[in-house]
RNA sequence: GCCUGGUUAGCUCAGUCGGUAGAGUGUUCGGCUCUUAACCGAAUGGUCAUGGGUUCGAGCCCCAUAUCAGGCU
Numbered sequence: 001g002c003c004u005g006g007u008u009a010g011c012u013c014a015g016u017c018g019g020u021a022g023a024g025u026g027u028u029c030g031g032c033u034c035u036u037a038a039c040c041g042a043a044u045g046g047u048c049a050u051g052g053g054u055u056c057g058a059g060c061c062c063c064a065u066a067u068c069a070g071g072c073u
Base pairs, nucleotide, nucleotide: 001072002071003070004069005068006067007066010025011024012023013022019056026044027043028042029041030040031039049065050064051063052062053061
């Protein structure tokens, strides 16, 4: 230098064909319990890496950039 894949909640990750962004975990509060843990319920959660483009509408499609991983030279 070139190619491929990734970037979504504090963390680990889903998100199918473009149509209201989700799960687990964490945190907080409550229940249960003699108490703690476990268990149960509720709440809390997002500039979908950044900037543009396409579209009535983009996490998803296109382009550029940044960054991480792998490969080629």